[in-house]
Context: one part of a larger RNA
RNA sequence: GGAUGAACGCUAGCGGCAGGCCUAAUACAUGCAAGUCGAGGGGCAGCACGGUAGCAAUACUGGUGGCGACCGGCAAACGGGUGCGGAACACGUACGCAACCUUCCUUUAAGAGAUGAAUAGCCCGAAGAAAUUCGGAUUAAUGCAUCGUAAGAUUGUGGGAUGGCAUCAUCCAGCAAUUAAAGAUUUAUUUCGCUUAAAGAUGGGCGUGCGCCUGAUUAGGUAGUUGGUGAGGUAACGGCUCACCAAGCCGACGAUCAGUAACUGGCGUGAGAGCGCGACCAGUCACACGGGCACUGAGACACGGGCCCGACUCCUACGGGAGGCAGCAGUAAGGAAUAUCGGUCAAUGGACGGAAGUCUGAACCAGCCAUGCCGCGUGAAGGAUGAAAGCCCUCUGGGUUGUAAACUUCUUUUAUCUGGGAAGAAACCACCUCUUUCUAAGGGUGUUGACGGUACCAGAGGAAUAAGCACCGGCUAACUCCGUGCCAGCAGCCGCGGUAAUACGGAGGGUGCAAGCGUUAUCC
Numbered sequence: 001g002g003a004u005g006a007a008c009g010c011u012a013g014c015g016g017c018a019g020g021c022c023u024a025a026u027a028c029a030u031g032c033a034a035g036u037c038g039a040g041g042g043g044c045a046g047c048a049c050g051g052u053a054g055c056a057a058u059a060c061u062g063g064u065g066g067c068g069a070c071c072g073g074c075a076a077a078c079g080g081g082u083g084c085g086g087a088a089c090a091c092g093u094a095c096g097c098a099a100c101c102u103u104c105c106u107u108u109a110a111g112a113g114a115u116g117a118a119u120a121g122c123c124c125g126a127a128g129a130a131a132u133u134c135g136g137a138u139u140a141a142u143g144c145a146u147c148g149u150a151a152g153a154u155u156g157u158g159g160g161a162u163g164g165c166a167u168c169a170u171c172c173a174g175c176a177a178u179u180a181a182a183g184a185u186u187u188a189u190u191u192c193g194c195u196u197a198a199a200g201a202u203g204g205g206c207g208u209g210c211g212c213c214u215g216a217u218u219a220g221g222u223a224g225u226u227g228g229u230g231a232g233g234u235a236a237c238g239g240c241u242c243a244c245c246a247a248g249c250c251g252a253c254g255a256u257c258a259g260u261a262a263c264u265g266g267c268g269u270g271a272g273a274g275c276g277c278g279a280c281c282a283g284u285c286a287c288a289c290g291g292g293c294a295c296u297g298a299g300a301c302a303c304g305g306g307c308c309c310g311a312c313u314c315c316u317a318c319g320g321g322a323g324g325c326a327g328c329a330g331u332a333a334g335g336a337a338u339a340u341c342g343g344u345c346a347a348u349g350g351a352c353g354g355a356a357g358u359c360u361g362a363a364c365c366a367g368c369c370a371u372g373c374c375g376c377g378u379g380a381a382g383g384a385u386g387a388a389a390g391c392c393c394u395c396u397g398g399g400u401u402g403u404a405a406a407c408u409u410c411u412u413u414u415a416u417c418u419g420g421g422a423a424g425a426a427a428c429c430a431c432c433u434c435u436u437u438c439u440a441a442g443g444g445u446g447u448u449g450a451c452g453g454u455a456c457c458a459g460a461g462g463a464a465u466a467a468g469c470a471c472c473g474g475c476u477a478a479c480u481c482c483g484u485g486c487c488a489g490c491a492g493c494c495g496c497g498g499u500a501a502u503a504c505g506g507a508g509g510g511u512g513c514a515a516g517c518g519u520u521a522u523c524c
Stems, first nucleotide, its partner, number of pairs: 001524004006520005013376006019369002021334001026332003030329003035074003040071002043067002047065003050061004081287003091211007100204002105200007113147004123136005153178005159172005183192002213259003220250003225247008262284004266277004289310005312323004340366001342365003348362001349360004379410004390400004416460005424451001429446005435440001468513005473494003479508005489496002
């Protein structure tokens, strides 16, 4: 000198863009953050309509719109948060899998016959303070099961040929066995689904080379340890696990141990080499009160799922129960220190749905903070009697503040007031039309904006609404007077102060930067 997720002191006019718990992965009141589908199902609690009875109040009725709870499907493994752990194939990069999986999506081929037993809900009864649970009866499905059919799928088995990288792969539709399905809707050559297989795409899994902090005041470490055979397990290879056998394997090219740490793209600095860092944004990993475990599922060993142990908090009728903000806000605590218990699904994206649509603290916006960067302003031109006042001196005088002020003329950014006022909206959808075998494509009109009456534009009057902070001995730009008298104090280093202090305190003057300026901390 540059830089910062900064903090502190003094000061403060505006806008744009960005950023905002670095500490206690401490504890959390309250609200919200993952639902959706009635075009899968039985049904009907509540609402509206209709119907029946009744003069009416009202009662009944799933008939219609629709739909709480329930069964079922899909989603909940994404999105969002944090950086505890981890020195490791965690990450980065480059290869490999002849050792693998992949819901939804795309393409292709083939198919969807028959039947059964339950169960939630509803109803009846019971236990309990509650959470919740138990018994009985009855019922549905795209829930579950059985039979039939079926292959280029799976398994077994046999022959030949070709190729490779050892295990092997491919071809010749060889033979035998095993294995499937679900309907709903409609304007009926509909649409959405279902089953099996193949291919693709997407997403993952695994292996390996290289790279990846400090310490030798850590030198030996290791028994599932290293390898083999067999078996189990997995989507898959493998001591991944187990039985047996052998005695190996790693290590001064630093094993092991200890400490520290998420990693990377990148960021800061520097001419570069390098050094330091990993906040925001993006990719990967790990975690979800501490620890362990599996279930479901295409995918989890699952932040707002389950079970167990533990700590803590809460409820209790003392028998027993409930909970997990490292989601968004917010609270307490810690701290030098870090924001609103805000608005909207309008756009983008996601889940579900045929769609309308519903949900979405993702996202988009707004609020707070000079935390940073950038931009603008606090007026411009003229104006010498060089006014007054202040300060200084060699003091009837001169110097300086200083064109500075007054005064004259002008402008109106900004602020205030008044009026107008967006883009972001493309679609979906509805209607009309055109092309089309069907799907579908095109054109026109209409509908949809949280931000927001915001940005922006125009007008009005009036210099009107707007400057501070640090420093002035040398380094280092900028000097005099007064006070003090080794006192009070200053100080980054050298050092100032003991009666003429340009170094302390004040004043005048000056220098630097400027809505900021200094200080502290850290890095280069």